[in-house]
Context: one part of a larger RNA
RNA sequence: CUUACGGUAGAUACCUAGGCACCCAGAGAUGAGAAAGGGCAUAGUAAUCGACGAAAUACUUUGGGGAGUUAAAAAUAAGCAUAGACCCGGAGAUUCCCGAAUAGGGUAACCAUUUGAACUGCUACUGAAUCCAUAGGCAGGCAAAAGACAACCUGGCUAAUUGAAACAUCUUAGUAGCCAGAGGAAAACAAAGCAAAAAUGAUUCCCGUAGUAGCAGUGAGCGAAAUGGGAGGAGCCUAAAUCGUGAAAAUGAGGUAGUAGGAUAGCAAUACAAAUGUCGUGCUUCUAGGCGAAGCAAACUGAAUGUUACAACCUAGAUGGCAAAAGUCCAGUAGCCGAAAGCAUCACUAACUUACGCUCUGACCUGAAUAGCAUAAGGCAUGUAGAAUCCCGUGUGAAUCAGCAAGGACCACCUUGCAAAGCUAAAUACUACUGGGUGAACGAUAGCAAAGUAAUACCGUGAGGGAAGGGUGAAAAGAACCCCCAUCAGUGAGUGAAAUAUAACAUGAAACUGUAAGC
Numbered sequence: 001c002u003u004a005c006g007g008u009a010g011a012u013a014c015c016u017a018g019g020c021a022c023c024c025a026g027a028g029a030u031g032a033g034a035a036a037g038g039g040c041a042u043a044g045u046a047a048u049c050g051a052c053g054a055a056a057u058a059c060u061u062u063g064g065g066g067a068g069u070u071a072a073a074a075a076u077a078a079g080c081a082u083a084g085a086c087c088c089g090g091a092g093a094u095u096c097c098c099g100a101a102u103a104g105g106g107u108a109a110c111c112a113u114u115u116g117a118a119c120u121g122c123u124a125c126u127g128a129a130u131c132c133a134u135a136g137g138c139a140g141g142c143a144a145a146a147g148a149c150a151a152c153c154u155g156g157c158u159a160a161u162u163g164a165a166a167c168a169u170c171u172u173a174g175u176a177g178c179c180a181g182a183g184g185a186a187a188a189c190a191a192a193g194c195a196a197a198a199a200u201g202a203u204u205c206c207c208g209u210a211g212u213a214g215c216a217g218u219g220a221g222c223g224a225a226a227u228g229g230g231a232g233g234a235g236c237c238u239a240a241a242u243c244g245u246g247a248a249a250a251u252g253a254g255g256u257a258g259u260a261g262g263a264u265a266g267c268a269a270u271a272c273a274a275a276u277g278u279c280g281u282g283c284u285u286c287u288a289g290g291c292g293a294a295g296c297a298a299a300c301u302g303a304a305u306g307u308u309a310c311a312a313c314c315u316a317g318a319u320g321g322c323a324a325a326a327g328u329c330c331a332g333u334a335g336c337c338g339a340a341a342g343c344a345u346c347a348c349u350a351a352c353u354u355a356c357g358c359u360c361u362g363a364c365c366u367g368a369a370u371a372g373c374a375u376a377a378g379g380c381a382u383g384u385a386g387a388a389u390c391c392c393g394u395g396u397g398a399a400u401c402a403g404c405a406a407g408g409a410c411c412a413c414c415u416u417g418c419a420a421a422g423c424u425a426a427a428u429a430c431u432a433c434u435g436g437g438u439g440a441a442c443g444a445u446a447g448c449a450a451a452g453u454a455a456u457a458c459c460g461u462g463a464g465g466g467a468a469g470g471g472u473g474a475a476a477a478g479a480a481c482c483c484c485c486a487u488c489a490g491u492g493a494g495u496g497a498a499a500u501a502u503a504a505c506a507u508g509a510a511a512c513u514g515u516a517a518g519c
Base pairs, nucleotide, nucleotide: 001518002517003516004515005514006513007512014471015470018442020439021438022437023436024435025434026433027431028430030147037098038097039096040053042051044076045075048072050057059092060091061090062089063088064087068080069079070078104111105110120144121142122141123139125137126136152183153181154180155179156178157177163170167217193200204231205230206229207228214222215221235423236422238367242253243252244251245250258401260366261365262364265359266358267357274354278350280348281347282346284344286342287341289337290336291335295310297308299307300306311328313317319331320330321329372396373395374394375393378390382408403418404417405416406415407414458465459464478505481492483490
């Protein structure tokens, strides 16, 4: 070196108990009535993980269900169960200690004690300097707030790496990060709009306009809007004038518009319709379930779903299982049916609430430290520019419908709108969570870090870092007994289709290595 038979090792192919991505639907519930999250306990034997809380491996009740059962998880002991257990759904009861943690303290799950809801808020009663008042006090009055929460949302504070081939304006970017707050969505929203001689008619989202108009050390780069096409569509409430009540504060009526409207002063009218939440009734869902078609035989086999022969079913030939590959064996599937209790949707009914027209009138009203201006910033695609529009610190400071604002400096004309109060569903965004489904997605060095005590073991003072480890067999039938023997290991015997499937267990590559033979 070659050949044969082995050892070691755990690749490969096969498998899946677990993950990944997305879709549809639901839900986005919580907490001082003590949460989220934990600690410690609880079983006859009980270490771990689940479950549960001194009523502790469970209790009550109400429905389902129908033969076993005392969780994973064996064994044994003792029980329970057709007088319906265990189990599944609904509603209750119990729920130690810590934790917002809240009588005080504290090194969380503990301490000590005067047995207290601390703090803020509200309410009542009191009540200084100081008359009223306020501060303060007090209550065995109330219990509204707080904390948690994946992403989505709004607001506040706000970087740098980077790009510009350096770098400073600029960019990265109002991003990451931090903080506050809310909801199932949030925000925005019913024109002081947008347009252009023609129009349109709240907001939001998508397509498109368009990488256009523009901005820019005119560098890098940044980057619209209107018209148009779709999704969806919904509009309302107040302040004021005037009238009434009242000592006043305040409150009732009234009123809400841009073709200006309202008040004021007159005239006319009494009916239909609509919306809203609540009560009741009904319907349909959801939270357990139920019914559910059709195949037998022979040989082969350890085992038949395969092969052979002859059948029947299909509103069901999805899928999984059963000793190999099953529409007709089992669970199911299509279809149909079903709720004592609780939740939700929709419809109907009742009740309550809301609402209308015309004319006249330059006199009263129509949101003031506001609009605007100056200055210093910010934000608008737009970097101070000729810079409108928006917003704001400081300083100033109008008009009042014979009015005001906008139409990209500004002025005139014209057109459009009516600021300085507020609310508003849908179309839109997301997925920690629940149910169902899909995959030219993974198959144990993959897929989540995690298919097994997994955020575990272990490492670190700490912030933090963070694994490995799947497969006997159809069924344990898991090897009685004998021998050898301290044990482990081993020889027989036995089980099995197979033991070169024996628990270091399916397949069993290579490196490495043993024995034998040859060269």